[in-house]
RNA sequence: GCUUCCGUGGCUCAGCCUGGUAGAGCACGUCCUUGGUAAGGACGGGGUCCCGAGUUCAAAUCUCGGCGGAAGCU
Numbered sequence: 001g002c003u004u005c006c007g008u009g010g011c012u013c014a015g016c017c018u019g020g021u022a023g024a025g026c027a028c029g030u031c032c033u034u035g036g037u038a039a040g041g042a043c044g045g046g047g048u049c050c051c052g053a054g055u056u057c058a059a060a061u062c063u064c065g066g067c068g069g070a071a072g073c074u
Stems, first nucleotide, its partner, number of pairs: 001073007010026004020057001028044005050066005
């Protein structure tokens, strides 16, 4: 230098192909339960979906550029 893949709550990831309310588990907070803890149960908070632009009535999703990471080739 070229090619491919990845970037979404604190962490691990799904959703993207096929545009239409942003989700799961763990973690966190409150409560229940207990003599007290652990485990268990109920409820709750937390996201500029890496950045910018374009297309569209509407973009996490499609297109283009950039940034970061991984792998392969040279």